RNAcentral holds the sequence, with entries from Ensembl Metazoa. Predicted 3D model of a 73-nucleotide RNA (transfer RNA) from Orbicella faveolata. The organism belongs to Orbicella, within Eukaryota. It matches the Rfam family "tRNA". It is annotated as a transfer RNA.

RNA sequence: GUUUCCGUAGUGUAGUGGUUAUCACGCCCGCCUAACACGCGGAAGGUCGCCGGUUCGAGCCCGGCUGGAAACA
Numbered sequence: 001g002u003u004u005c006c007g008u009a010g011u012g013u014a015g016u017g018g019u020u021a022u023c024a025c026g027c028c029c030g031c032c033u034a035a036c037a038c039g040c041g042g043a044a045g046g047u048c049g050c051c052g053g054u055u056c057g058a059g060c061c062c063g064g065c066u067g068g069a070a071a072c073a
Stems, first nucleotide, its partner, number of pairs: 001072007010025003018056001028042004049065005
């Protein structure tokens, strides 16, 4: 340099154009316990990497940029 793939909450993830973006772990609060752990209940936390486009409507489709990974040279 070329090609392909990936970027979604603190971490890991689901989501094939349509209601309020999913689940697990973790953090916080409560119950339980002498206490801790386990267990149970609840709450917070995302402007879906950035900018633009298409569309009535975009996490999803298109273009550019950016970060990461792999292959080739």